[in-house]
RNA sequence: ACAAUGAAGAGUUUGAUCCUGGCUCAGGAUGAACGCUAGCGGCAGGCUUAACACAUGCAAGUCGAGGGGCAGCGGGUCGUAGCAAUACGAUGCCGGCGACCGGCGCAAGGGUGCGUAACGCGUGAGCAAUCUGCCCGUAUCAGGGGGAUAAGCGAUGGAAACGUCGUCUAAUACCGCAUAACAGCCGAGGGGGCAUCUCCUUGGUUUGAAAGCUUCGGUGGAUACGGAUGAGCUCGCGAGACAUUAGUUAGUUGGCGGGGUAACGGCCCACCAAGACCGCGAUGUCUAGGGGAACUGAGAGGUUGGUCCCCCACACUGGAACUGAGACACGGUCCAGACUCCUACGGGAGGCAGCAGUGAGGAAUAUUGGACAAUGGCCGGAAGGCUGAUCCAGCCAUGCCGCGUGAAGGAUAAGGUCCUAUGGAUUGUAAACUUCUUUUGAGUGGGAGCAAUAAGGAUGUCGAGACAUCCGAUGAGAGUACCAUUUGAAUAAGCAUCGGCUAACUCCGUGCCAGCAGCCGCGGUAAUACGGAGGAUGCGAGCGUUAUCCGGAUUUAUUGGGUUUAAAGGGUGCGUAGGCGGUUUGUCAAGUCAGCGGUGAAACGCAAGGGCUCAACCCUUGACCUGCCGUUGAAACUGAUUGACUAGAAUGCGGAUGCUGUGGGAGGAAUGUGUGGUGUAGCGGUGAAAUGCAUAGAUAUCACACAGAACACCGAUUGCGAAGGCAUCUCACAAAUCCGUGAUUGACGCUGAGGCACGAAAGUGUGGGGAUCAAACAGGAUUAGAUACCCUGGUAGUCCACACUGUAAACGAUGAUAACUCGCUGUCGGCGAUACACAGUCGGUGGCCAAGCGAAAGCGAUAAGUUAUCCACCUGGGGAGUACGACCGCAAGGUUGAAACUCAAAGGAAUUGACGGGGGCCCGCACAAGCGGAGGAACAUGUGGUUUAAUUCGAUGAUACGCGAGGAACCUUACCCGGGCUCGAACGGUACAGGAAGGAUCAAGAGAUUGAGACGCCCUUCGGGGCCUGUAUCGAGGUGCUGCAUGGUUGUCGUCAGCUCGUGCCGUGAGGUGUCGGCUUAAGUGCCAUAACGAGCGCAACCCUUGCCAUUAGUUACCAGCACGUAAAGGUGGGGACUCUAGUGGGACUGCCACCGUAAGGUGAGAGGAGGGGGGGGAUGACGUCAAAUCAGCACGGCCCUUACGUCCGGGGCGACACACGUGUUACAAUGGUGGGUACAGAGGGCAGCUACCUGGUGACAGGAUGCAAAUCUCGAAAACCCAUCUCAGUUCGGAUCGGAGUCUGCAACUCGACUCCGUGAAGUUGGAUUCGCUAGUAAUCGCGCAUCAGCCAUGGCGCGGUGAAUACGUUCCCGGGCCUUGUACACACCGCCCGUCAAGCCAUGAAAGCUGGGGGUGCUUGAAGUCCGUGACCGAAAGGAGCGGCCUAGGGCAAAACUGGUAAUUGGGGCUAAGUCGUAACAAGGUAGCCGUACCGGAAGGUGUGGCUGGAACACCUCCUUU
Repeated sequence: ACAAUGAAGAGUUUGAUCCUGGCUCAGGAUGAACGCUAGCGGCAGGCUUAACACAUGCAAGUCGAGGGGCAGCGGGUCGUAGCAAUACGAUGCCGGCGACCGGCGCAAGGGUGCGUAACGCGUGAGCAAUCUGCCCGUAUCAGGGGGAUAAGCGAUGGAAACGUCGUCUAAUACCGCAUAACAGCCGAGGGGGCAUCUCCUUGGUUUGAAAGCUUCGGUGGAUACGGAUGAGCUCGCGAGACAUUAGUUAGUUGGCGGGGUAACGGCCCACCAAGACCGCGAUGUCUAGGGGAACUGAGAGGUUGGUCCCCCACACUGGAACUGAGACACGGUCCAGACUCCUACGGGAGGCAGCAGUGAGGAAUAUUGGACAAUGGCCGGAAGGCUGAUCCAGCCAUGCCGCGUGAAGGAUAAGGUCCUAUGGAUUGUAAACUUCUUUUGAGUGGGAGCAAUAAGGAUGUCGAGACAUCCGAUGAGAGUACCAUUUGAAUAAGCAUCGGCUAACUCCGUGCCAGCAGCCGCGGUAAUACGGAGGAUGCGAGCGUUAUCCGGAUUUAUUGGGUUUAAAGGGUGCGUAGGCGGUUUGUCAAGUCAGCGGUGAAACGCAAGGGCUCAACCCUUGACCUGCCGUUGAAACUGAUUGACUAGAAUGCGGAUGCUGUGGGAGGAAUGUGUGGUGUAGCGGUGAAAUGCAUAGAUAUCACACAGAACACCGAUUGCGAAGGCAUCUCACAAAUCCGUGAUUGACGCUGAGGCACGAAAGUGUGGGGAUCAAACAGGAUUAGAUACCCUGGUAGUCCACACUGUAAACGAUGAUAACUCGCUGUCGGCGAUACACAGUCGGUGGCCAAGCGAAAGCGAUAAGUUAUCCACCUGGGGAGUACGACCGCAAGGUUGAAACUCAAAGGAAUUGACGGGGGCCCGCACAAGCGGAGGAACAUGUGGUUUAAUUCGAUGAUACGCGAGGAACCUUACCCGGGCUCGAACGGUACAGGAAGGAUCAAGAGAUUGAGACGCCCUUCGGGGCCUGUAUCGAGGUGCUGCAUGGUUGUCGUCAGCUCGUGCCGUGAGGUGUCGGCUUAAGUGCCAUAACGAGCGCAACCCUUGCCAUUAGUUACCAGCACGUAAAGGUGGGGACUCUAGUGGGACUGCCACCGUAAGGUGAGAGGAGGGGGGGGAUGACGUCAAAUCAGCACGGCCCUUACGUCCGGGGCGACACACGUGUUACAAUGGUGGGUACAGAGGGCAGCUACCUGGUGACAGGAUGCAAAUCUCGAAAACCCAUCUCAGUUCGGAUCGGAGUCUGCAACUCGACUCCGUGAAGUUGGAUUCGCUAGUAAUCGCGCAUCAGCCAUGGCGCGGUGAAUACGUUCCCGGGCCUUGUACACACCGCCCGUCAAGCCAUGAAAGCUGGGGGUGCUUGAAGUCCGUGACCGAAAGGAGCGGCCUAGGGCAAAACUGGUAAUUGGGGCUAAGUCGUAACAAGGUAGCCGUACCGGAAGGUGUGGCUGGAACACCUCCUUU
C1' cells in the first nucleotide's frame, strides 16, 4: 500500500476414561396463535383454513365540438286567465340532456394462486418468420354517389325477463364508383448475406381509400414508410421428489404438396418413409405458481416465496367462439353441468379469487367509514364527469422504534419473612417525610406544510406557436401535527424463572401421593426440582408457552467426514458405457486467463450524506448484483489434431516351478460284509450303567473273497490358484506364474455402474451307488424334567453323472491399480557366482521394529504411512434385512428393500475392581495324620414356633441363638389386669401464701394414698435469708418411632499383609510405574534386579507377663551359719546367704562354626547357653467392606404423646408347652464306681464380711467365740498315691423324676429360690447323614477362685493352678485368604447379568372374503354451442343470408381393466408396561467354547448334522528370538 471485519459451546452412555454416535439446550426469525398483564405515540402489517356459499351497497364510464332528437330540469319568447305575484298551454329558441344511433374506453387498474414440473418462470440470444389502437416524424390525398336502420310514432304478446309486427328518419353508422404507389404479384440488372433468402434500380400488371364538424383559431379522416411503446413466436442454459415408475410414442418422427395464421411450425389435412425420446433418467405417480428477494449462517449452504415490484395462470365448473389494435374477455355473449333465487308453473335470473360486509370452516386475521384535496387512469377541445386504483381515517401490543409511570435527599424504626434464635440477617433508601421537575394527562388559546396550478389575465423571448416569469379558485385527512400557557407526583407495572445446563435460596405443606419435566431427571417424612410463602434473578408495556425455519450439527462433510475392531469393502473375476491416463514436436483455441463492449429493472440489503425533536421510517448518491452474451488477445496446463519415442502394457525366444484344472488307468493300509477253519463264554460300552450282540457259538484269531469311500508317514507361518478351493502313483490335454533376453508392437493402459462367468457346506430334481459316518427317528442312561450333552442302533445325506440353487465369521472382518518412504532376521522359486563361505538381484511367503498413522488395541515396503485414479458402501439403537411391490428359483428361498411406532441411548478400545464349575505360586487345625467331642439319652440354658390378658424389647448365615443379662420371687420391668395422680416420681428459676423440716403412734384401704397426730427450728446488719409445703407459671417427662438422619462403641473379613502419598517417568486419558520380576520371609520381612527415588499408615520392635542371671532393698515373706526355745512349729534374738517379694540391669544378635547361596537368608540330634533362630503368652486391629449391630447403656436431629405413649401402687407375666434348633452339664462305666487312708497348688476374696477354735445336729446349718480392712488372720484343693471292695449287669453304672422331712436368705420362696437328709431309681450299653475343637505344658482330664449378688435357678462367663499325651507323609482334593496372570456382555459387582415361549393390558402396523370412495387412461355409443367446409329450389337488386348436411368437440351413457385411498369378521408378527408362569440358551472353559450359512427336529429359550470362522480358555507340541 492493497484486501479483510469473520467462525465460542454445554448436558446426557461409564465405577472412572478416551473415542464413535444419536438425543437435548443456550441464538436469531415469524402474516402467527394461546395464557397472564397493559399508559402514550410514530411507522408497518392483518383469512396461512373452505379457488366454501354469499344478503345489501358501491368498484367503468364518457363525448351534444359526430347524429336524429327532446322524455325530465332550468331559462327565454308567445298565448290565455289574472291588477300583480302566479297558474295553465304552445314553442328545441337557449342552457343542458334520460333513452337511442355513432366514437373511444371497457384486454388497464384491482383480486386470487385452482391449475401448471411447462419455453410457465429466470437469464442470454434470435425472428431474413411477425403484428402494434392511442403518441411522434416524413410524404401524398380527401372527387362523386347510393340504400338502409335505431330512437320516435302506431299496433301487439308475456306474470316477469324480454319481445314481435307495421311505418318515418339522420350521421364521423353502412355500401358501390373514380384516383394513387414507396403496398401486393411477375420479369431484368447490380449488391449483400446465414440455407430458405434479402436490398437497390428498372419494366409490366393487379387491387383496395377517405368524413366530416367548426365560434374559421383549429380539430378530425385516408394511404404508405419510419420511430416509440406494447405484444406474438423460436432457441441455449438454470431451477422439485420417487427407479418399490424402465421402457415410451401412430400425427407419433421426418419428407413432399396443400389449408390455416399477424407470423414459423403436424398447428391441421392427403400421400410417402419408419422413424423419434430414453440410464446425462424417457414415460408414469406425487408435490408445487416462478423470479427479484426474505430468514438464518463466518461463509459455502439450508429453508421460505405473506406484505412491495416483474412475469404467468385463473375468474362458479367445463367447452366455444364473437367484437376488437389488443380477449378466446373477473363486474361481455352462447352452450352444457352443479348450486341458489323469482315465478301467474308457461318460463326466467345469478356468479365478491374487486372494496366493505354475512354465514361456514378454524387456534386465528379488521369498517357494510371519508374524499377525489394530492398521485395516476378513462372520456372530452375544455370546463368537467367517473374512479372501493389511490389518499386518509377506524379496529387489533401482530411486529419494529421511541417516551413515560418521577428526580434528589432521607435509618440501628415498626410490621412481615428467615436463621446457627438472650442475638442477627433481609425486605431496605424501599416507605413515611422534605425539596424539585412537569415528559405524559387534563383545561385554555393559537395553529400548519401537503397547493403544484386549471380556466383566465399580465409581461418577456423568437417568424407561427411554443416556452419562461408573475398574478390567479380549490384540503378528505383536521382544528389533526405542532406551539404557548395553567394545574398537579398528580393518570400509568407486569410477566417468567430460581437442581445442573442457566443469572437467581430459604421456610412450611405433601410423602413414588398430588404433581413437575427442554435433556439429565425430581417426589417413597428433613424436596433449593411438586404446591404456597418470603427473598432473589432476568426482561419490561410487555413477559412466558406452543408451532415452524435456519443455526449450533464438520450430524450428508464442495469448502468440510468416514469404511481392521465403533455404522460401513461388493464372495471372486472378466468386461461394456463412463471416469482417469507415460515422454516429446507442430497446429487449433473448446475449457482456462486478461482487456473492452452489452445486459444483469426498480425496490430490498451494504456504505456515505440528508429529512421527520431522536429512532424505527423515508430520500439522494455510490459500491454491489459474484451471472449471461459478444468481441479482441494469450497459449503454460487440460482438450482436439499431426508426427515421433520407449521407461507403462503386450508379444516372441530360452529356462524353471507347483496338493492349478479336466478326463482316463493303477495301488496299498484300514473298515464293513460273506464263506470256511481254530476256539469258548462272554463281548461291547460308560463317570457308573443299561439298551445291543452272543451256546442257533459272538468277541478274539487264521485264510479266501467282495464292496464302497478316503489317501497315513513325507507335512512345514511349505507350495499353487481370482476367489471358492486344491494332497496316493501315473498318462494325456489345458491354463497360469516366475526368471533371463531386450528381438517385435508403440500407450495398445488403470478402474469399472449395468452385464456375463465362477462360486464351500447344506439343500433340490433325474438316474446310479451305498463301505464308513450320520440330521430325523427308536431304545438305554442322566435328570426335578432332559424333546440335550453320554451310550446302542439308524434313514435321508455323505460318493458319481447331468441340471438347479447362489448363500457363509465367502475373514486379512482390511476393494483394485500405480508411485514413494529406515533397518534386522527366517523361508520358497529363479538369475549371477560356484567355495558347503559371502554378499547381490527379481518374484512370492513369515517374524520383530524406526519414522509416520491410529480412539486405543495395533499397523508399519504384503501399511491401517505419504500421494494419485476409479468403483462399492455407511449416517443413532430397536422395529428389520421384516412388510408390501418387483425380479430370480421346481421348492427351500435369494436379490432389491421401507414405514408407523418406540428408546436416550446402542456401540468400540482401553482402565481399575469384582467374579470364574480359568491358570500359576503361597499361606492357614483348611484338608490329611491324630486326640477328644457334638448330632442319639436325661437335665440346664438360649432361640424359633405355638399359646396367652401379657408371655416387654432387641440380636437372625458365617459375624443371632449360656447373646444385651457380670444374677427376672417383690424391686429390677420396659409387658398385662386393676386402683390412683396431673407442676406431675426427681431437679432448677420467678411470683405469692404459709410453715421449721421431720414425724413415733393410731384409723381406713390390697397398696398407692387419705385422715388424725404427741413431739419439733437455725442464722440475722431485723430488711430478710437458709430449709420445707401449697398455688400459679416457665423449663418437665416418655425403654414412644426412625441405627436407612447421627455421635460414640462393637462384631466380621483379619493379626490377613496389605493400603497409600510426594516428586519424577510413561500414557490423549481413566490410570500405570513405585508395590512388578528372581530369591527369601511369619510378614510389601529383607536382598538382588529395576524409570524410578524416597516417605507414611500397617508388619516387626518399643509395653506387660513368664522362663535364666546379677545387683539393690528386706516386712507380714525366708532361715544357711550363731544363740534361745517348743510336744511340734522362724516361735524368739539375730541374719541378708538361700527361696520369695519388687525395683534396676544383663542376656539371644544367625553373634561363632560347617555347608548351600551374589546377597538376603536357609540347613545342622554343631559349639556355647536357662533360653536358638519370632523362646511362650498378652495388650496392640492399616485403608476399607457388610446403609452389619445398638435411638433399650449413654448422647443427639427430626417426628409423635401431654388428666397420657407421663407417673405411683397391688397382683400377674417375662419361668406357659404338642413341637423344632443351637450351646452346655451329667452319663452310659472297670484307665471305672464305692469305702477308708496319705500328700502337693496358684490366683484371688474378706467388716451388714471371711471366720480359726469349741458345742449341737447324719447333714444343710445353728449357738458361742477369737483373729483379720490382711505376704501377718481367714476361705481352701481335686485328680494323683496306698489299702479294700464291686466283676460286666441297666449293675454298688447312671442319676432324671417323684414322695417325705428339713436348713438358710429374704417383708414374702404358691405361681417361681438354692441347699441338706431319707426314700424312689427314668432314659441311657458310645450315638445315622453330617459336623466341631486342638500342633505342647497344647488337647484331654482334675479341682480352686472371682464378678454380679439378701439369696439364687452358675452346669454360664472370666481367671488360676495340678496331672499331662498322640500326630503332621504331604498340599491332589474341601473351605477361607494373599500375590501374579487370563476371560468377562458383571460395577447394586455371580445372591451379577440375561434369552425365548405362554398369560394380562395398551399402541401402531402387515394380510384378509368383502364393502365403499378417488383421480387418470382405453374402447363403444350419444352429442350442445361454435368455427370451418359443402349446399342453398327460400329471402335479397346485389353483396350476402335463412335453412339443410358434414368434420371436430365439452358433457352424458355403457363396458372391461389398471392405479391409489378408507373400512372390515378373522389372522400374523412387532413395540411398550412395579412385582405373573415355564425353563436357563448367552456373558467365566457360563458349566456341551461360542458364532456364521444351511437342513431337520423340539412347549420355549434351543438341540443335532454338515462345512466354515476365532471375534475361544487351558495344556501340550511346533516355529522364531535369546541364553547355557
The prediction has a mean pLDDT of 82. Small-subunit ribosomal RNA from a Pseudomonadati bacterium, 1524 nucleotides, folded computationally. RNAcentral holds the sequence, with entries from ENA.